[in-house]
Molecule: transfer RNA
Organism: Actinidia chinensis var. chinensis
RNA sequence: AAGUGUUUGGUCUAGUGGUAAGAUUCUCACUUCCGAUGUGAGAGGUUGCGAGUUUGAUUCUCGCAACACUCC
Numbered sequence: 001a002a003g004u005g006u007u008u009g010g011u012c013u014a015g016u017g018g019u020a021a022g023a024u025u026c027u028c029a030c031u032u033c034c035g036a037u038g039u040g041a042g043a044g045g046u047u048g049c050g051a052g053u054u055u056g057a058u059u060c061u062c063g064c065a066a067c068a069c070u071c072c
Stems, first nucleotide, its partner, number of pairs: 002070006010024004018055001025043006048064005
C1' cells in the first nucleotide's frame, strides 16, 4: 500500500426491514440465627460515529473510526 471480517446495557451473546431479546452483573424484598443457594420485583441500550435508501433501518448502501486477520 491492497483486501476481508467484527463493532448491540457494566460484561458476554442473539436478533435476515415493523421499533431490541436472553444470560450475567447491580439494587430491593422474601426465605435463613447469619451467610450461601433459591424465588419475586426493579435498574441498566441515542444498536461505534455520520450520511443515504425506505412509510418504517440493529438489519440494506456509502464514508469515517477502533479492533482482529490475510497477502506483499